[in-house]
């Protein structure tokens, strides 16, 4: 790298160091010299996968270990159906695409 599966409205910040963009793409928002985004360090959340316990086959539990995560629902939309409409645009559901995590190439 691409595929399958499972989840994505909860949950988690301080310091140091650096200087401009930065939140995936595009359009809206928004966040940034009152230092963003990134980097370490430290605490932390969450509980996917291994473990350990308890249950007794559904499952819970603990946070050892592999990852992941700590602005905003994946910020929010994008395509399609459908309802409502003040026609601006809401709302639901399936879809894209993206993340993350297992697995088998």
């Nucleotide at each position: 790298u691409g595929c399958u599966u499972a989840u994505c409205a909860a949950g988690a910040g301080a310091g140091a160091c650096g200087g401009a963009g930065g939140g995936a793409c595009u359009g809206g928002c928004c966040c940034g010299a009152a230092g963003a985004u990134g980097u370490c360090u430290c605490g932390g959340c969450a509980g996917c996968g291994g473990g350990c316990u308890c249950u007794a086959u559904g499952g819970a539990g603990c946070g050892c270990u592999g990852u992941g995560c700590c602005a905003a629902a994946u910020c929010c939309a994008g395509c399609a159906a459908g309802c409502a409409u003040a026609u601006g645009u809401g709302c639901u559901u399936g879809g894209c695409a993206g993340a993350u995590a297992a697995g088998a190439a």